[in-house]
Context: one part of a larger RNA
Molecule: small-subunit ribosomal RNA, 3' major domain
Organism: Candidatus Microgenomates bacterium
RNA sequence: UGACGGGGACCUGCACAACCAGUGGAGCAUGUGGUUUAAUUCGAGACAAACCGAAGGACCUUACCUGGGUUUGACAUGCUACCGUUCACCCCGAUGGAAACAUCGGGGGAUCAGCAAUGAUGGUAGCACAGGUGCUGCAUGGCUGUCGUCAGCUCGUGCCGUGAGGUGUCGGCUUCAGUGCCGUAACGAGCGCAACCCCUACCUGCUGUUAGAUUAUUCAGCGGGGACGGUCUCCCUUCGGGGAGAAGGAAGGAGGGGAUGAUGUCAAGUCAGCAUGGCCCUUAUACCCAGGGCAACACACAUGCUACAAUGACCGCGACAAUGGGUUGCCAAGCCGUAAGGUGGAGCUAAUCCCAUCAAACGUGGUCUCAGUGGGGAUUGUGGGCUGCAACUCGCCCACAUGAACGCGGAAUUGGUAGUAAUCGCGGGUCAGCUAUACCGCGGUGAAUACGUUAUCAGGUCUUGUACA
Numbered sequence: 001u002g003a004c005g006g007g008g009a010c011c012u013g014c015a016c017a018a019c020c021a022g023u024g025g026a027g028c029a030u031g032u033g034g035u036u037u038a039a040u041u042c043g044a045g046a047c048a049a050a051c052c053g054a055a056g057g058a059c060c061u062u063a064c065c066u067g068g069g070u071u072u073g074a075c076a077u078g079c080u081a082c083c084g085u086u087c088a089c090c091c092c093g094a095u096g097g098a099a100a101c102a103u104c105g106g107g108g109g110a111u112c113a114g115c116a117a118u119g120a121u122g123g124u125a126g127c128a129c130a131g132g133u134g135c136u137g138c139a140u141g142g143c144u145g146u147c148g149u150c151a152g153c154u155c156g157u158g159c160c161g162u163g164a165g166g167u168g169u170c171g172g173c174u175u176c177a178g179u180g181c182c183g184u185a186a187c188g189a190g191c192g193c194a195a196c197c198c199c200u201a202c203c204u205g206c207u208g209u210u211a212g213a214u215u216a217u218u219c220a221g222c223g224g225g226g227a228c229g230g231u232c233u234c235c236c237u238u239c240g241g242g243g244a245g246a247a248g249g250a251a252g253g254a255g256g257g258g259a260u261g262a263u264g265u266c267a268a269g270u271c272a273g274c275a276u277g278g279c280c281c282u283u284a285u286a287c288c289c290a291g292g293g294c295a296a297c298a299c300a301c302a303u304g305c306u307a308c309a310a311u312g313a314c315c316g317c318g319a320c321a322a323u324g325g326g327u328u329g330c331c332a333a334g335c336c337g338u339a340a341g342g343u344g345g346a347g348c349u350a351a352u353c354c355c356a357u358c359a360a361a362c363g364u365g366g367u368c369u370c371a372g373u374g375g376g377g378a379u380u381g382u383g384g385g386c387u388g389c390a391a392c393u394c395g396c397c398c399a400c401a402u403g404a405a406c407g408c409g410g411a412a413u414u415g416g417u418a419g420u421a422a423u424c425g426c427g428g429g430u431c432a433g434c435u436a437u438a439c440c441g442c443g444g445u446g447a448a449u450a451c452g453u454u455a456u457c458a459g460g461u462c463u464u465g466u467a468c469a
Stems, first nucleotide, its partner, number of pairs: 001469002003466003007463007015453002019416005026306008034297002042053002064292007073129001077128007089108008110121004131281002134279003140275002142270003145266001147264001152191006158167003170183004197258004202225007211217001228252001231246006295435001308409001312368007324355003329348002334343003375406001380401007422445007
């Protein structure tokens, strides 16, 4: 100087407390461990691995396994030799085959440079080389997680100390903040904080189509204003300032949200996104193909979904959104079908048309009457629909039938302080289709509680002890 302390003082945080809804019990979905397997490819491992890489595993993907095949190679550059108006390119066919591929036959048919010879694009053989999701994240770059959006981390000069180093960065008050003020051997400065950026709440100027029957206007685009503890009252005050309440205001004390992550820590994560040193393979650890596997299942864990019902379930009628997406696409009306869906073809390169009358919770009328029940929907059977070359392993959807566990969950444990939690639906990406209950967004309805900081967890500042570094 740090680190540590079941030392001290002060402070902060959904850290506890208060409150609400959960998880842990059930069924299912997904991930992980384990086991199994020819293979169940690989990575991630307390917080900070486990709906994580993966914003889509039937083939492909695919890296794994089995089998079949190739060896200058699926891909790049160069050299040598040979072939050459048929070898590029396109088309057809035969045999073997699961295909890859191997062998063979036929047809069409060149281009560019050059006067030409010839050369290039091509093939064959050979040589340099290609190739590797093989190893090392403890050789690395880049990127990322985490402490933590915590308030810290440093420097120049000066001063102090033999020196390591200290001071500044400390003390008092204050702040979300090393935020600011005052004191002060310090005076200044940098990276962080804040602000500048974006969205949103109010007003306003201009412009405007496809919204609106028209105007008004909503809205959209561009720009401006507005909030600063500014005003009033009160309190504290070192008189610099800080705070409580009120008014006005769309908004009040950082209005709400986002982007933004200092010096560093964890030899944290990633050689499988990419790049890259070294090592290793080179008729194989490379490449192609078919099939299988990544989907196995006694079990254990994690994250979710659906429930256990009457604040409910079911049936009829009625109402109100926002974000988005669409030409290989979204797909209207009409017709067929109980439905999934089919048919149909209008419109739309989209403020125009469509998804989508865009919602559901909700309102209203009715049925059920506390029951493993009309709660719950797992599982299974049959029949159908869709995508796709192909749904057996292994897709989704519909109808009918079946109707399991589950009576609110032990120890323990999670999230949330407001348009939040809870609850309700809608959209999108990936994508042929889908295992999405995941993820990223959008709006609807809309709470309860916070006495407080003793103790728990995490963090910050000062101080103290130490036989630790």